[in-house]
Molecule: RNase P RNA; transfer RNA
Organism: Gemmatimonadaceae bacterium
RNA sequence: AGGUUCCGUCGGACGAUUGCGUCGUGCGUUCGCGCACGCCGAGGAAAGUCCGGGCUCCUUGGACACGCUGCCAGGUAACGCCUGGGCACGCGGCUUGCCGCGUGACGGAAAGUGCCACAGAGAACAGACCGCCUUCGUUCGUUUCGGAGGUAAGGGUGAAACGGUGGGGUAAGAGCCCACCGCGCCCGUGGCAACACGGGCGGCACGGCAAACCCCAGCGGGAGCAAGGCCAAAUAGGCGGCGAGCAGCAGUCCUCUGCGAUCAGGACGCCGCGGGUUGGCUGCUAGAGUGUACGGGCGACCGUGCACCGAGAGAAAUGAUCGUCCGGGACCGCAAGGUCCCGACAGAACCCGGCUUACAGACGGGACCCUCGA
RNA sequence: GGCAGGGUAGCUCAGCCGGUUUAGAGCACGGCACUCAUAAUGCCGGGGUCGCGGGUUCGAGUCCCGCCCCUGCUA
Numbered sequence: 001a002g003g004u005u006c007c008g009u010c011g012g013a014c015g016a017u018u019g020c021g022u023c024g025u026g027c028g029u030u031c032g033c034g035c036a037c038g039c040c041g042a043g044g045a046a047a048g049u050c051c052g053g054g055c056u057c058c059u060u061g062g063a064c065a066c067g068c069u070g071c072c073a074g075g076u077a078a079c080g081c082c083u084g085g086g087c088a089c090g091c092g093g094c095u096u097g098c099c100g101c102g103u104g105a106c107g108g109a110a111a112g113u114g115c116c117a118c119a120g121a122g123a124a125c126a127g128a129c130c131g132c133c134u135u136c137g138u139u140c141g142u143u144u145c146g147g148a149g150g151u152a153a154g155g156g157u158g159a160a161a162c163g164g165u166g167g168g169g170u171a172a173g174a175g176c177c178c179a180c181c182g183c184g185c186c187c188g189u190g191g192c193a194a195c196a197c198g199g200g201c202g203g204c205a206c207g208g209c210a211a212a213c214c215c216c217a218g219c220g221g222g223a224g225c226a227a228g229g230c231c232a233a234a235u236a237g238g239c240g241g242c243g244a245g246c247a248g249c250a251g252u253c254c255u256c257u258g259c260g261a262u263c264a265g266g267a268c269g270c271c272g273c274g275g276g277u278u279g280g281c282u283g284c285u286a287g288a289g290u291g292u293a294c295g296g297g298c299g300a301c302c303g304u305g306c307a308c309c310g311a312g313a314g315a316a317a318u319g320a321u322c323g324u325c326c327g328g329g330a331c332c333g334c335a336a337g338g339u340c341c342c343g344a345c346a347g348a349a350c351c352c353g354g355c356u357u358a359c360a361g362a363c364g365g366g367a368c369c370c371u372c373g374a
Numbered sequence: 375g376g377c378a379g380g381g382u383a384g385c386u387c388a389g390c391c392g393g394u395u396u397a398g399a400g401c402a403c404g405g406c407a408c409u410c411a412u413a414a415u416g417c418c419g420g421g422g423u424c425g426c427g428g429g430u431u432c433g434a435g436u437c438c439c440g441c442c443c444c445u446g447c448u449a
Base pairs, nucleotide, nucleotide: 001371002369003368004367005366006365007364008363009362010361012325013324014323015322016321017320018319020041021040023038024037025036026035027034028033043345047356048355050354051353052352053351054350055224056223057222058221066220067219068218069217070216071085072084073083074082075081086106087104088103089102090101091100092099093098094097107215108214112213113212114209115208116207129155130154131151132150133149134148135147136146137145163181164180165179166178167177168176182204183202184201185200186199187198188197189196190195228282229281230280231279238273239272240271241270242269243268256265257264258263289308290307291306292305293304294303295302296301326343327342328341329340330339331338332337375448376447377446378445379444380443381442384401385400386399387398403419404418405417406416407415425441426440427439428438429437
């Protein structure tokens, strides 16, 4: 230098003119506002609203239901996020058992229930359809055919057929026996752990599905800034419901009126609906904040010091043009250079941490491999 | 801004909360029959990227995840 792959950063810069919006100051005003000047004015995703929080109210407590998460360890305010590790699968590379990258809802199927279509003889404590073998009958004998029995090694069906390969064994076969592998149990070693490695025992008992019900463990109360608070304005108290707490039971209670009584009406308080009002202030932006240096950690991240921060908003502003430069492309030219075109996705509305999705291009770094040069 | 519900034939909807045969129904459309003719009626037929992309599974309209679109509610 090249190839593969992963990660990070930026996402045009400066100046001028002009437009829009909040705020401040000044002037004018018919009190509606207008004009002038000045400061400031989007993002890495502001997006989707998919997770997790802060904050506020319900609201004072507990449990169930329900929902979500799910290898291990760590990070974090928290998370379904991130980091590191383990295991499984896939791709690539080579020195062929290691390395790199990617993906994983990756707890439990010997707690229980359920499902496994079609095909197939048989689909879950299974199964003789073809085949193989023995024997009997027929026959002089063999074959064929038929009967009785043995057999899961072979064929066939299927997504899946009740351990696999090889050898022994057998009438043919079969964990029937043996070796290795797989599986299960036990022990030891390493590791915080997931797990790995080694040894012994067991002849196999345990198919798959939990993004089926479920079990186990953990987490979660609900609503959302149009939350909520204060003020002003408005209006007819119109309709309905409820009636403090404790105790064994019952009951709206106290008060007033009526009634023989059940009870009815009124008043009071609370809640909901309807009607009216569709104004102002607050919540509101300095925070789990950003950058940098040092220290700790493999890392996510954490600690300390220093520096920095100027939208806050009403249905809602943040735009355009020109010049110079920057990056890319096309054409012309031997060259210097010139001409033209392009610079994306998108847009705050209480605020943060993530994830996901969209995105023209530019820059930087890591890992692995290969060749060349020194 | 916030919060819910939905997407299956041209239209309106089924398809079971718990998966397996060829995804059905009504209206509409085409053909035939009936009629002098039309309508109605009867019979037959065509028509589906199950919004899109992944995943789980032997198997997905259905279960799970991510996008896209539509509708409604909320001061």